The RNA shown here (Bacterial RNase P class A) has 355 nucleotides and comes from a Pseudomonadota bacterium. A source record names the gene rnpB. NCBI's taxonomy places the organism under Bacteria, Pseudomonadati, Pseudomonadota. Its Rfam family is "Bacterial RNase P class A". From the family's description: Ribonuclease P (RNase P) is a ubiquitous endoribonuclease, found in archaea, bacteria and eukarya as well as chloroplasts and mitochondria. Its best characterised activity is the generation of mature 5'-ends of tRNAs by cleaving the 5'-leader elements of precursor-tRNAs. Cellular RNase Ps are ribonucleoproteins. RNA from bacterial RNase Ps retains its catalytic activity in the absence of the protein subunit, i.e. it is a ribozyme. By type it is a ribozyme.
RNA sequence: GGAGUCGGCCAGACAGUCGCGUCAUCGCCGCGCAAGCGGGGGUGCCGAGGAAAGUCCGGGCUCCACAGGGUGCGAUGCCAGGUAACGCCUGGGCGGCGCGAGCCGACGGAAAGUGCAACAGAAAGAUACCGCCGGGUGCUGAAAAUGCCCCGGUAAGGGUGAAAUGGUGCGGUAAGAGCGCACCGCGAAUCCGGCAACGGAUCGGCACGGCAAACCCCAUCGGGAGCAAGACCAAAUAGGCAGCCAUGGCGUGACCCGCGUCGGCUGCGGGUAGGUUGCUGGAGCCAUGCAGCGAUGCAUGGCCGAGAGGAAUGACUGUCCACGACAGAACCCGGCUUACCGGCCGACUCCGCCA
Numbered sequence: 001g002g003a004g005u006c007g008g009c010c011a012g013a014c015a016g017u018c019g020c021g022u023c024a025u026c027g028c029c030g031c032g033c034a035a036g037c038g039g040g041g042g043u044g045c046c047g048a049g050g051a052a053a054g055u056c057c058g059g060g061c062u063c064c065a066c067a068g069g070g071u072g073c074g075a076u077g078c079c080a081g082g083u084a085a086c087g088c089c090u091g092g093g094c095g096g097c098g099c100g101a102g103c104c105g106a107c108g109g110a111a112a113g114u115g116c117a118a119c120a121g122a123a124a125g126a127u128a129c130c131g132c133c134g135g136g137u138g139c140u141g142a143a144a145a146u147g148c149c150c151c152g153g154u155a156a157g158g159g160u161g162a163a164a165u166g167g168u169g170c171g172g173u174a175a176g177a178g179c180g181c182a183c184c185g186c187g188a189a190u191c192c193g194g195c196a197a198c199g200g201a202u203c204g205g206c207a208c209g210g211c212a213a214a215c216c217c218c219a220u221c222g223g224g225a226g227c228a229a230g231a232c233c234a235a236a237u238a239g240g241c242a243g244c245c246a247u248g249g250c251g252u253g254a255c256c257c258g259c260g261u262c263g264g265c266u267g268c269g270g271g272u273a274g275g276u277u278g279c280u281g282g283a284g285c286c287a288u289g290c291a292g293c294g295a296u297g298c299a300u301g302g303c304c305g306a307g308a309g310g311a312a313u314g315a316c317u318g319u320c321c322a323c324g325a326c327a328g329a330a331c332c333c334g335g336c337u338u339a340c341c342g343g344c345c346g347a348c349u350c351c352g353c354c355a
Base pairs, nucleotide, nucleotide: 001351002350003349004348005347006346007345008344009343010342012320013319014318015317016316017315018314020047021046023044024043025042026041028039029038030037031036049326053337054336056335057334058333059332060331061226062225063224064223068257069256070255071254073222074221075220076219077218078092079091080090081089082088093107094105095104096103097102108217109216113215114214115211116210129158130157131154132153133152134151135150136149138148139147166184167183168182169181170180171179186204187203189202190201191200192199193198230277231276232275233274240268241267242266243265244264245263248262249261250260251259284303285302286301287300288299289298290297291296
């Protein structure tokens, strides 16, 4: 100097003018006996995000007496921790990718069972197509040649295939084969290290593959519905008509048991639907210190960042430069995923050059 990896921060800035919304405060107008109701104005603080998005997980909160038991169904899946909890995060193990910093993993079980692998190939839970070797009183032949046939041995070589029943090499053999040996690989047992996943060593028969993001088995977890949840005030009618159910109906997915309750379901028809609340002080944020590899926890101190209600922040002017992307809260948090213009800071890796 270049190329990368990981983590953190910002999200156009400043000034002016007009305009919008909540809250606080001051005061004005109208109605009303009053309580109170409605409307306008001045001033002040504040006013969309790192993803507000997706609605994918986990919760807080609200309601349903049973959130009791079971079946079923669903989810997660290495180990140890963190957390309110999680399918998230941290650290570690194993496997894969990368020169590396790092990144990714649907990561329990194939000896409980079932199932799948087209075609090709001799054969895909065990095989001999071509071959190699040995034998033959066989046939042909001048012949002890060659070729064919029969019997036996073989799975090292070749072919097919994604995959051929451990791999490479040496020895050995009639030819071969873990037949023997070395290394790799695999593996019951034992020992050592580690909380553990796992790693290493000794030893060993040298051997029965793959797929569970196939069904399945195992371990752990899981009531349901959701702010259009709910609560309160107001208004209104037709407490209507018909049918069904007592060995019944109903009780927040299905089925069973238990428990509770005395009603429940369907169709037709009629009436009303306005307002208040839930609604923002939190598993909150910031700083410092301590403990910890870390996620995080504890202590002390400080701060109070929108609560709309058909839905609020827009327009103009000037200056600056990084020339502004993705994009707008609707009960609230912890995550994950997706989209994204640029800028700043820190740590680390690789390449080249100079001293």